[in-house]
């Protein structure tokens, strides 16, 4: 889109339509098939003739005649086989369609043509008598028919017999003989005619009904072609089976059904079995071709509790009929009986789910009747249900202070929204009140009565007129009244897919159709407010058909995505070369017929309109039948190009298959020479060897296997085949002709070949060599490696039949550019000598175009463009597995699922990352040095631990002397305890006060209390008022080192000072993407330079910038001193030459010159030069990587505290201490320590500061106070070094920890918890496992020396200079990296993915002793009713004979057989459930 739907919110009318899709489950009640008295008797009602008895005179009540459009049961006819309801069963001639019937039958209707004559005898009702509770039954006696029965009568009809004609099995016509079979009456009416005589009948008469017999029509039954469901894991089926004769049976053929004779019939075009299914018109859906369905409506078939049966009948094997059996109700007196809603209503059950026990025969239509009626849950109608379709309202116009209120908000404002209110209008539902058809009008119809033509009469009939008749229902529809009044919802809003905010929630609650949302800012959750669709509906659900070219006829594929069969040979079939002639099968065409209405389409038309309905027009097939031949098929005739074969000639080749041979090699044996090994691996062991190996030499056995030749070289269908020589044998190619005359291609099954391995007999066994040992490797090592060593590897028969059996590429024909090897034959051309060069045909390779392709790639040997056959595919997994089935001796092999579960698996390319993959390169990366860490003791930071708190972050590299450039109070963010609330701080407001200064009490302070002193500044109209501070007080707010670096800016690390990371245009590529950035070549570098579909450019390198190394030049004080004069002294006085200071220049650029190098870049070497090849340090950190760090520097979203998570004060704590770890100090000593002496620096710092000279103390220090705001004074001694002495190898005169005791200085204050000094004590440590750290030259190491922070505290940071080396062979390895290639199943990116065991839960699911359903076969008991056959000794009206007693004829009960329903035994077959255990699988 569609739904016979359901559900879940909601719900205003009205018209058409529709509803048990399930348990074909079981049913209470009523109702659904009658009708005819004009077929029949009787009864009884009513009326009425006559009349009897009685009488209260009203009537009762009895007989008898008669009427009635009354009622009742029986007989008897019709009908009950229609109508209505159901799909259970059926895979069929059941159904559609179209034919047959010369194989039939067909009531009631219609046409015609006869015909109806005499007659018997019963019988139900009813009476009477019995049973039995009933249902209902048995006797007995009576009686009538259109009930039943004989008989005549026979045109025709039927059977037999035996001619003629015509024709298509049994057909029609024709004329003849035998047989054989009929019947009924009613009703009105009439008296012309016959009898009886008002009139009536047995008479006429009309209508009806009956018989015959041919005919129509309807309507049914049998037969045929065609067509339409799935399984081949269903391949063989079949004894009445197949067919004949006979016979029986039926309306009729027929194996229907028997005897009896043949051996047949069906099936790969799917028999036969299993599943499902009622089938069509139609229905939904699609462009369509299809697919799916088969409610309603029609038509067919089947069925009526379930199984069987037959009667009656015109028609049943019969929904509301009968009999049997069963199963279930129910009803009983327990003997027996009674019943069938799949008709309308209803009821229980079932189910996600389906109506009212309603009206009415007014209409349409049936049945019976002469009607006139009667029946009619058929039908018409109304009830219920948004169940579906249609159609309609819930108003309409004006309305801006854009009210109030909601939402949000960037606070301005937006928006619900003219919405709303008001105002002014309309009248459709919906209420009320009133009027009202039509269905019954018109073409043709019913009924009453009239009227009327035809006729004697009577009756009938067409035509006309009257009248009566509505269930729905006073309903549609019309008019009026009033009245905005009663009448909106559902779903969505991440994307597909229109339509967005805000609050709540925090992977919870939940959403979800697919992909996904949700872990504190969610446009996906749930509410709201605003938007979107749709509307009396709107969402979900289930179902189907489309997107779905994902079963591909229209219309797909198979190198690698699923997919070519291992190969061949060949049946069926499928396809097929030229010419011609013929036919008409298929095809194309006119004609018929047929295609049922309805439905669908197209234009109308009626209901106001649609929905619905109405009448007209249209199709495919199928059948008949004309006609075309060009194509296909068939028949003929013929061709040679396609096939073939055959003959003639050749050469090639591991093609197969037997025998035979042959050498070298390995092993073994024999024997000889020879001696300690030898084998064998990374490296070694087992093993072998003094009992002589290994080696060598000579002879000999055996089995297997053929080096070199050997080639993208042959040859074969494939598997495959490799010494030689011989037999035998198959294909292929070449050249030249000659025959044959389409014989070709493929190729479902079938057969056959078919490597390794394996299996069976039997042999054979040198070498190798699964399984086994043993020996190493290794955390194990059932392996790789080694020594050994059985099957097997060989042979000869037989089996398996499988391979990544591959070109991952079926097999034929035909076409479509090329180059270039190779092999095999021929031809030509020029030497003519080897041979080279063209060029054909056949094979086999590479590279390449168009052309294909997703891309790779293919590309005359096609994966190009064509036709033709085969095979095979249809999403991973489960699984090539179960189950079955066939094969096999076995392993197994072919065929081949399905639960279930996943949302993807998968191909080719792309950028990346990654590889114990390459290639090229760089780095203190290795190596080559040196000092060092791990050990010791302290320092410090960390984890862990304690703890009231040890505040808090950093955590591989890139955290760990880090934030912290300095925790005794403070810092400080933690712990306790005290106190505090607009608050230490901001801004506004109101009071009152100037501000400031200071005393006392209480306290640990914070902080409370009490007083003291003391009034500025501007303006000024002297009332006051500002500013700015102070205190009190109010509320808005401060305030927060609370929380989220995973909400952020800032800054920062880190890969990396690595050489990279990009852009535009242009080009290649469907695309991602490439290209430029690659490639030779160079560089410290993407530096530069050739080359090149690229040419350019950004960001990065570099270089511009500082320092620092030479020099110049400028200025000379606080620096500086050659020369001159002077001092103890550059102290002076001079000078400013050098130094130095800071200014500003020069210079180094592969510039010069050789060589290498592609004439380049570059590279080496060299020359000047202070400095050479980026001189040397520093600043400088691309794109982006680590959700890297930091919310505790600072900013800042959102979130939490607000007498507390803010804010103040005191003590405590960050200073803990079994451990562990990191980073340092100092040692461990003599290249030392220790004493004395004695020499050179750089760069800094200094007023709250640096502190000299002088005294004092042993010493920190103290006292002093010059000097200096510094090129001037101080700090300040520089240290290692040198020169002298001393120690002598030791736990030392090494080392200084730890501790005792005295003390300094700084701070308010050094207990927790500072640094220094003295004296004393003198621990571990004798150079550090495994690991590992820095460093390439003024470097490393060693040595002092400053600075910040700082009251005071430094082994730590940061910065200075002193002395001052060693080594670098090189790029295999180790770490990092960089380019470029290749693999990749990785992309969170190898710290990656990801594979199987376990283990624990679920799930389906195979096997399984077995148990248990259902369904089905075969045997065999056993057989109800019933037809049938046969019998019938009992019983019998009708005919038929009699002597009347009877007896035949037929007949019924009855037996008995045949045949069969249910049932029962015993057996099998295929399926299903459960099922200890027990296999794999899936999911987590």
């Nucleotide at each position: 889109g569609a739904u016979g739907a359901a559900c879940g919110c909601u719900g205003g009318c009205g018209g058409c339509g529709u509803g048990c899709u399930u348990a074909a489950u079981a049913c209470a009640u009523g109702c659904a098939a009658g009708u005819c008295g004009a077929a029949c008797g009787a009864g009884g009602a009513a009326c009425u003739u006559u009349u009897g008895u009685c009488u209260u005179c009203g009537g009762a009540u009895g007989a008898u005649g008669g009427u009635u459009u009354c009622c009742u049961a029986g007989u008897g006819g019709c009908g009950a086989a229609c109508g209505g309801g159901u799909g259970a069963g059926u895979a069929a001639c059941a159904c559609g369609u179209g034919g047959g019937u010369a194989a039939u039958c067909u009531g009631c209707c219609u046409u015609c043509a006869g015909g109806a004559c005499a007659g018997g005898g019963a019988u139900a009702a009813c009476g009477g008598a019995g049973g039995g509770a009933a249902a209902c039954c048995u006797c007995c006696g009576c009686u009538a028919a259109u009930a039943c029965c004989c008989g005549a009568u026979a045109a025709g009809a039927c059977c037999a017999c035996a001619g003629c004609c015509c024709c298509u099995c049994g057909g029609g016509g024709u004329a003849g003989u035998g047989c054989u079979a009929a019947a009924a009456g009613g009703u009105g009416g009439c008296c012309u005619c016959u009898u009886c005589a008002u009139g009536a009948a047995a008479g006429c008469u009309u209508c009806u009904g009956c018989u015959u017999g041919a005919g129509g029509a309807u309507g049914a039954g049998c037969c045929c072609g065609c067509g339409g469901c799935c399984c081949a894991u269903c391949a063989g089926c079949u004894a009445g089976u197949u067919g004949g004769u006979a016979a029986g049976g039926u309306a009729a053929u027929g194996g229907c059904u028997u005897a009896c004779c043949a051996a047949g019939g069906c099936g790969a075009c799917g028999a036969c079995g299993g599943g499902u299914a009622g089938c069509u018109g139609g229905u939904c859906u699609g462009a369509g071709a299809g697919g799916a369905c088969g409610a309603u409506c029609a038509g067919c078939c089947a069925c009526a509790c379930u199984g069987g049966g037959a009667c009656u009948g015109a028609g049943a094997c019969a929904c509301g009929g009968c009999c049997c059996a069963g199963a279930c109700u129910c009803c009983u007196a327990c003997g027996g009986g009674a019943g069938g809603c799949a008709g309308c209503a209803g009821u229980g059950g079932g189910g996600a789910a389906u109506c009212u026990u309603g009206c009415g025969c007014a209409a349409u239509g049936g049945g019976c009747g002469a009607a006139a009626g009667c029946c009619u849950g058929a039908c018409g109608c109304a009830g219920c249900g948004a169940c579906g379709c249609c159609g309609u309202g819930u108003g309409u116009g004006c309305g801006a202070u854009g009210a109030a209120g909601g939402u949000u908000u960037u606070c301005g404002g937006a928006u619900c929204g003219u919405a709303a209110a008001g105002c002014a209008c309309u009248g459709u539902c919906a209420g009320g009140a009133g009027g009202g058809g039509g269905g019954u009008c018109g073409u043709a119809a019913a009924c009453u009565u009239c009227u009327g033509u035809c006729u004697g009469g009577g009756g009938g009939a067409a035509a006309g007129a009257u009248g009566a008749u509505g269930a729905c229902g006073g309903u549609a529809c019309c008019c009026c009244c009033a009245a905005a009044g009663c009448a909106a919802g559902c779903c969505c809003c991440g994307g597909c897919u229109a339509a967005u905010u805000c609050c709540g929630u925090g992977c919870c609650a939940g959403c979800a159709g697919c992909c996904g949302c949700g872990g504190u800012a969610a446009u996906a959750c749930g509410g709201a407010a605003g938007g979107g669709g749709c509307g009396a509906g709107c969402g979900u659900u289930g179902u189907u058909c489309g997107g779905a070219a994902u079963u591909a006829u229209u219309g797909g594929g198979c190198g690698u995505a699923a997919a070519g069969g291992g190969c061949g040979u060949g049946u069926a079939g499928g396809c097929g070369g030229c010419u011609u002639c013929g036919u008409a099968u298929g095809u194309c065409u006119g004609u018929g017929g047929u295609g049922a209405a309805a439905g669908a389409a197209u234009a109308c038309a009626g209901c106001u309109c649609a929905a619905c309905u109405g009448g007209a027009u249209u199709a495919a097939g199928c059948c008949a039948u004309g006609g075309a031949a060009a194509c296909u098929g068939c028949g003929g005739a013929g061709c040679u190009u396609g096939a073939g074969g055959u003959a003639c000639g050749g050469g090639a080749g591991a093609g197969g298959g037997a025998a035979g041979c042959g050498g070298a090699a390995u092993u073994c044996c024999u024997a000889g020479u020879g001696u300690a090994g030898a084998g064998g691996u990374g490296a070694a062991a087992u093993u072998c060897g003094u009992a002589g190996a290994u080696a060598u030499u000579a002879g000999g056995a055996g089995g297997a296997a053929c080096a070199c030749c050997c080639g993208u070289g042959g040859c074969g269908a494939a598997g495959g085949c490799g010494g030689c020589u011989u037999c035998c044998u198959g294909g292929a190619c070449c050249a030249a002709u000659a025959c044959u005359g389409a014989c070709g291609c493929u190729g479902a099954g079938a057969c056959g070949c078919g490597a390794a391995a394996g299996c069976g007999u039997g042999g054979g066994g040198a070498g190798c060599a699964a399984a086994c040992a043993g020996g190493a490797u290794u955390a194990g090592a059932u392996a790789c490696c080694c020594u050994g060593g059985u099957a097997g590897u060989c042979c000869a028969c037989g089996c398996u039949g499988u391979a990544a059996a591959c070109g991952a590429u079926g097999g034929g024909u035909g076409c479509u550019a090329g180059g270039u090897g190779u092999c095999g034959g021929g031809g030509g051309u020029g030497u003519u000598g080897a041979c080279c060069c063209c060029u054909c045909c056949g094979g086999u390779g590479c590279c390449g175009g168009a052309g294909c392709u997703a891309a790779c790639g293919c590309a005359u040997u096609a994966a190009g463009c064509a036709c033709u056959c085969c095979g095979c595919c249809u999403g991973g997994g489960g699984a090539g597995u179960a189950c079955g089935a066939c094969c096999g001796c076995a392993a197994g092999a072919u065929u081949a699922a399905a639960a279930c579960u996943c949302a993807a698996a998968g191909g080719a390319a792309u950028u990346g990352a990654c590889g114990g993959g390459g290639g090229c390169c760089c780095g203190c990366a290795c190596a080559a040095g040196c000092g060092g860490u791990g050990g010791a003791g302290c320092a410090u930071g960390u984890u862990g631990u304690u703890u009231a708190a040890u505040u808090c972050g950093a955590u591989g590299c890139a955290a760990c002397g880090c934030g912290a450039a300095g925790a005794a109070c403070c810092u400080u963010a933690c712990c306790c305890g005290g106190g505090u609330u607009u608050g230490a701080c901001a801004u506004c407001c109101c009071u009152g006060g100037a501000a400031u200064c200071u005393g006392c009490u209480g306290g640990a302070a914070a902080c409370a209390g009490c007083g003291g002193a003391g009034u500025g500044c501007c303006c000024c109209u002297u009332g006051g008022g500002g500013a700015g501070c102070c205190a009190g007080g109010u509320g808005a707010c401060a305030g927060g080192u609370g929380c989220u670096g995973c909400a952020u800016g800032g800054c920062u690390g880190u890969c990396g000072u690595c050489a990279g990371c990009u852009c535009g245009u242009g080009u290649c590529g469907u695309g991602a993407g490439a290209u430029g950035u690659u490639g030779g070549g160079u560089u410290a570098a993407g530096u530069c330079c050739c080359a090149u579909a690229a040419c350019g450019a950004g960001c990065g390198c570099a270089a511009c910038c500082c320092c620092u190394a030479u020099c110049c030049u400028u200025a000379g004080u606080u620096g500086c001193c050659a020369u001159c004069a002077u001092u103890a002294a550059g102290u002076u006085g001079g000078g400013c030459a050098c130094u130095c200071u800071a200014g500003g220049g020069a210079g180094a650029c592969u510039g010069c010159c050789g060589g290498u190098g592609u004439u380049a870049a570059a590279c080496c070497g060299g020359a000047g030069g202070a400095a050479g090849g980026u001189g040397g340090g520093g600043a400088c950190g691309a794109c982006g990587u680590c959700a890297a760090g930091u919310c505790c520097u600072c900013a800042u979203g959102g979130c939490c505290c607000u007498u507390a998570c803010g804010g103040c004060c005191a003590g405590g704590g960050c200073u803990u201490c079994a451990c562990a770890c990191g980073u340092g100090c100092u040692a461990c000593a003599a290249u030392g320590g220790c004493c004395g002496g004695u020499a050179c620096a750089g760069a800094g710092g200094g007023u709250c500061g640096c502190c000299a000279a002088g005294c004092c103390g042993c010493a920190a220090g103290g006292u002093g106070g010059a000097g200096c705001c510094a090129a001037u004074c101080c700090c300040a001694a520089a240290a290692a070094g040198c020169c002298g002495g001393u120690c002598u190898c030791a736990g030392u005169u090494c080392g200084g920890a730890u501790u005792g005791g005295a003390g300094u200085c700084u701070g308010c204050a050094a207990c927790u918890c500072g640094a220094c000094u003295c004296c004393a004590u003198g621990a571990a440590g004798u150079c550090g496992g495994a690991a590992u750290c820095g460093c390439u030259a003024g470097u490393a190491a060693u040595c002092g020396u400053g600075g910040a922070u700082c009251a005071g505290c430094a082994u730590g940071c940061c910065a200075c200079g002193g002395u001052g080396a060693a080594u670098a062979c090189g790029u295999u390895c180790c770490c990092g990296g960089g380019c470029c290639u290749u693999g990749u199943a990785c992309a969170c990116a190898c710290c990656g993915c990801c594979c199987g065991u376990c283990a624990c839960a679920c799930c389906a699911u195979g096997g399984g002793a077995g148990u248990u359903g259902a369904u089905u076969g075969g045997a065999c008991c056993a057989g109800a009713a019933g037809u049938c056959g046969c019998u019938g000794c009992a019983c019998u009206a009708a005919c038929c004979c009699u002597u009347c007693g009877g007896g035949g004829a037929g007949g019924u009960a009855g037996g008995c057989g045949c045949c069969c329903a249910a049932g029962g035994u015993c057996u099998g077959u295929g399926u299903g459930g459960c099922g200890a255990c027990u296999g794999g699988g899936g999911u987590g």